This is a predicted structure of an 88-nucleotide RNA (Glycine riboswitch aptamer) from Methylocystis sp. Its mean pLDDT, the model's own confidence on a scale to 100, is 80.
[in-house]
RNA sequence: ACCUCUUUCGCGGGAGAGACCGGCUCGCGCCGGCGCCGAAGGCGAAACCGCCCCGGAAACGCUCAGGCAAAAGGACCGCGAAGGGGGA
Numbered sequence: 001a002c003c004u005c006u007u008u009c010g011c012g013g014g015a016g017a018g019a020c021c022g023g024c025u026c027g028c029g030c031c032g033g034c035g036c037c038g039a040a041g042g043c044g045a046a047a048c049c050g051c052c053c054c055g056g057a058a059a060c061g062c063u064c065a066g067g068c069a070a071a072a073g074g075a076c077c078g079c080g081a082a083g084g085g086g087g088a
Stems, first nucleotide, its partner, number of pairs: 002087012018034001020033005035068003041064001042062003048056002
């Protein structure tokens, strides 16, 4: 040099679900009520890691948090840059 994992940054893609009702406010928005969504984060733990415990752990479960026009956010995916680990 090359392969692979990973962190940060930049660019591109990126789903779901009331622009619901009442009050306040010029408005953004805030508070309350009812109804929903799962793909920030969080919690749980199916399968697997030979067996038990621990630990890890799904796009599964919960819906605490978050969200339900647009914008923003967004797991995850692709490309690029820089850093780190491993292989050879």